A computed fold for a 144-nucleotide RNA from Desulforamulus aquiferis, annotated as c-di-AMP riboswitch aptamer (ydaO/yuaA leader). Its Rfam family is "c-di-AMP riboswitch aptamer (ydaO/yuaA leader)". Its family is annotated with cyclic-di-AMP binding and regulation of gene expression in the Gene Ontology. Rfam 15.1 lists 7,607 matches to the family in 2,262 species. NCBI's taxonomy places the organism under Bacteria, Bacillota, Clostridia, Eubacteriales, Desulforamulus. The model forms 92% of the base pairs in the Rfam consensus. Its mean pLDDT, the model's own confidence on a scale to 100, is 80. The sequence was found by an Rfam model in a public genome assembly.
[in-house]
RNA sequence: UACUAUAUGUCGCUUAAUUCCUCAUUCCUGGGGAAGCGGGGGAACCAUAUUUUUGGGGUUAAUACGGUGUGCUUCACACUGUUAGGGUUAUACUUUUCAAUCCGAACCCGUCAGCUAACUUCGUAGGCGUAGAAAAGUUAAAUU
Numbered sequence: 001u002a003c004u005a006u007a008u009g010u011c012g013c014u015u016a017a018u019u020c021c022u023c024a025u026u027c028c029u030g031g032g033g034a035a036g037c038g039g040g041g042g043a044a045c046c047a048u049a050u051u052u053u054u055g056g057g058g059u060u061a062a063u064a065c066g067g068u069g070u071g072c073u074u075c076a077c078a079c080u081g082u083u084a085g086g087g088u089u090a091u092a093c094u095u096u097u098c099a100a101u102c103c104g105a106a107c108c109c110g111u112c113a114g115c116u117a118a119c120u121u122c123g124u125a126g127g128c129g130u131a132g133a134a135a136a137g138u139u140a141a142a143u144u
Base pairs, nucleotide, nucleotide: 011129012128013127014126018035019034020033021032022031023030024029036124037123038122039121040120041119046114055112056109057108058107059106064082065081066080067079068078069077070076071075085103086102087101088100089099092138093137094136095135096134097133098132
């Protein structure tokens, strides 16, 4: 000097997943409560020729269509291409355009659920580190 890893702090991203109070605890951390945010069930009216193992349904952006190879061969596994759809690129927020880049997983209910006021019920995890450009609107602060 460079690279890698770990710890702490600030800031930021994804997401509903944030804030406050209280009790316990040496710290870490755990229990309880509230607000905020998010999801499910659930009338009337409306909808549905209703289609019930060809099961059905829910959260989520995460649907759909292929190709190649292997194996215990019409099934499974692995890899891969595209795609409905979704995110980021740090003016405080939002919108639009172009460009770049990433995701396009997974899990749950258990034979059962259309919408749905009252009512009722559940969650508030986890995982990360982007630094391109132009235009418009709103908001906040300061000055006059």